[in-house]
Context: one part of a larger RNA
RNA sequence: UGACGGGGGCCCGCACAAGCGGUGGAGCAUGUGGUUUAAUUCGACACUACGCGGAGAACCUUACCUGGGUUUGACAUCCUGUGAACCUCCUAGUGAUAGGAGGGUGCCCUUCGGGGAAUUCAGAGACAGGUGCUGCAUGGCUGUCGUCAGCUCGUGUCGUGAGAUGUUGGGUUAAGUCCCGCAACGAGCGCAACCCUUGCCCCUAUUUGCCAUCAUUAAGUUGGGCACUAUAGGGGGACUGCCGGUGUCAAACCGGAGGAAGGUGGGGAUGACGUCAAGUCCUCAUGGCCCUUAUGUCCAGGGCAACACACGUGCUACAAUGGGUGAUACAAAGGGCUGCGAACCCGCGAGGGUAAGCCAAUCCCAAAAAGUCAUCCUUAGUUCGGAUUGGAGUCUGCAAUUUGACUCCAUGAAGUUGGAAUCGCUAGUAAUCGCAGAUCAGCAGGCUGCGGUGAAUACGUUCCCGGGCCUUGUACA
Numbered sequence: 001u002g003a004c005g006g007g008g009g010c011c012c013g014c015a016c017a018a019g020c021g022g023u024g025g026a027g028c029a030u031g032u033g034g035u036u037u038a039a040u041u042c043g044a045c046a047c048u049a050c051g052c053g054g055a056g057a058a059c060c061u062u063a064c065c066u067g068g069g070u071u072u073g074a075c076a077u078c079c080u081g082u083g084a085a086c087c088u089c090c091u092a093g094u095g096a097u098a099g100g101a102g103g104g105u106g107c108c109c110u111u112c113g114g115g116g117a118a119u120u121c122a123g124a125g126a127c128a129g130g131u132g133c134u135g136c137a138u139g140g141c142u143g144u145c146g147u148c149a150g151c152u153c154g155u156g157u158c159g160u161g162a163g164a165u166g167u168u169g170g171g172u173u174a175a176g177u178c179c180c181g182c183a184a185c186g187a188g189c190g191c192a193a194c195c196c197u198u199g200c201c202c203c204u205a206u207u208u209g210c211c212a213u214c215a216u217u218a219a220g221u222u223g224g225g226c227a228c229u230a231u232a233g234g235g236g237g238a239c240u241g242c243c244g245g246u247g248u249c250a251a252a253c254c255g256g257a258g259g260a261a262g263g264u265g266g267g268g269a270u271g272a273c274g275u276c277a278a279g280u281c282c283u284c285a286u287g288g289c290c291c292u293u294a295u296g297u298c299c300a301g302g303g304c305a306a307c308a309c310a311c312g313u314g315c316u317a318c319a320a321u322g323g324g325u326g327a328u329a330c331a332a333a334g335g336g337c338u339g340c341g342a343a344c345c346c347g348c349g350a351g352g353g354u355a356a357g358c359c360a361a362u363c364c365c366a367a368a369a370a371g372u373c374a375u376c377c378u379u380a381g382u383u384c385g386g387a388u389u390g391g392a393g394u395c396u397g398c399a400a401u402u403u404g405a406c407u408c409c410a411u412g413a414a415g416u417u418g419g420a421a422u423c424g425c426u427a428g429u430a431a432u433c434g435c436a437g438a439u440c441a442g443c444a445g446g447c448u449g450c451g452g453u454g455a456a457u458a459c460g461u462u463c464c465c466g467g468g469c470c471u472u473g474u475a476c477a
Stems, first nucleotide, its partner, number of pairs: 001477002003474003007471007015461002019425005026316008034307002042053002064302007073127001077126002079123003083119001086103007107116003129291002132289003138285002140280003143276001145274001150189006156165003169180003195268004200236007209226003214223002239262001242256005318418001322377007334365003339358002344353003384415001389410007431453007
């Protein structure tokens, strides 16, 4: 000087408390461990691994296993020879591949001998190749402490020196934020602001949007209009600016006015010096090592999907604030040409047939759901719950057996609110309800967004956890 203390002081955070809803019990989904296996590819392991890499494993992917091939190679550059390239077909084989037949002669230069570009095949070797090892050799990127308020430097001063001071102290703040004081005076990286979005107003613009007035229709449908809404450009607006009080004549805090909004208005992006030899050599790049008729490469099939079990994360429930049936209302944000697909017809349905419109403020996906109204059920393992299983189908795709999703009929398991323990959340939040998108032929209960309905509680900081500042002890570094 740090680190640590079941030392002290001050302060903060859904840290506790006050509340609301969960997990832990059930069934299923998914990840992991374990076990099994020819293989069940690999990585990730307290917080900071475990719906994580995987924004989508039937083949492919694919790295694993079994079997069958291949050796200048699936891919790149160079040399020699050959044929332009390319297209079609036959035979063998599960396929990779092997053997054979036919068509076709192009472009540029030309001294008509030939040469060149692009490309095929053959040969020779230089080399290619490796998701092989080392993240404890590395770059890059990322997690975490933590959006915590800290981390430092120059000059000066003090100290023999390591170092200290500044950065401590008194107030204050979300903040090393600001003020005052002070052997310090300044400065940098952070904080804040500048950026995006949302909340109010004004101006400009007015189609594909809107409809107050006028006419018109089944319908903003048409004429018309651009007021309003909305859209998207530009401005304004909030700064403790004003008033009162408290305060050291300060910074600031408390209350009030006006205001759409008040003291960082809400949300996002933004992550200091560093820590964990944290993670990643399987995104990529890369040193070293290793393989080179194989640890490379091609193909078929299998596996990643196994299943006495254990754990994590979720979904659906156990019902009446509910379940069923009928009627009826209101979003936002997205996506669409190998695409979205209206309407009509067929089918109980998944879906099929035909097909308008739309490169989209125009057309489509699209039905929002919870809600509201009416009615049935009457506390039961039930008209709750839907697992499992049997049968029949639809769609995607070369192909759904291992191993897809969905539909219909039948079946109708556990489950009656969950031990110890443990998690999230302070407001348009929790809870609850649906919608869309990426990936994607097909496949979401996951993820990322979007809106609808919409609470309870916070006395407080004694305690648990994590963190910041000062101080104290130390046989630790």
A computed fold for a 477-nucleotide part of an RNA from a metagenome, annotated as small-subunit ribosomal RNA, 3' major domain. The full RNA is in RNAcentral, with records from SILVA.